Background:
Model confidence (mean pLDDT): 84 of 100. A computed fold for a 72-nucleotide RNA from Coemansia sp. RSA 2618, annotated as transfer RNA. It matches the Rfam family "tRNA". It is annotated as a transfer RNA. Rfam's curators write: Transfer RNA (tRNA) molecules are approximately 80 nucleotides in length. Their secondary structure includes four short double-helical elements and three loops (D, anti-codon, and T loops). Further hydrogen bonds mediate the characteristic L-shaped molecular structure. tRNAs have two regions of fundamental functional importance: the anti-codon, which is responsible for specific mRNA codon recognition, and the 3' end, to which the tRNAs corresponding amino acid is attached (by aminoacyl-tRNA synthetases). tRNAs cope with the degeneracy of the genetic code in two manners: having more than one tRNA (with a specific anti-codon) for a particular amino acid; and 'wobble' base-pairing, i.e. permitting non-standard base-pairing at the 3rd anti-codon position.
RNA sequence: GCCCACUUGGCCAAGUGGCAAGGCGCCUGUCUUGUAAACAGGAGAUCACCGGUUCAAUUCCGGUAGUAGGCA
Numbered sequence: 001g002c003c004c005a006c007u008u009g010g011c012c013a014a015g016u017g018g019c020a021a022g023g024c025g026c027c028u029g030u031c032u033u034g035u036a037a038a039c040a041g042g043a044g045a046u047c048a049c050c051g052g053u054u055c056a057a058u059u060c061c062g063g064u065a066g067u068a069g070g071c072a
Base pairs, nucleotide, nucleotide: 001071002070003069005067006066007065010024011023012022018055026042027041028040029039030038048064049063050062051061052060
């Protein structure tokens, strides 16, 4: 330099056009002498960024950036 894949809460991760699941972690409560565990509840995501398509974009298209891999 060229090619391919990926980017979603603090971390992992599903969803692939119609207002984003789940796990871990965090907070509160119950229980306990206390902690942990268990149980119940709660908060937390402009879906990397900039454009385009569409009535509607996390999802489709283009570009940029980052990460990982392959070729030379």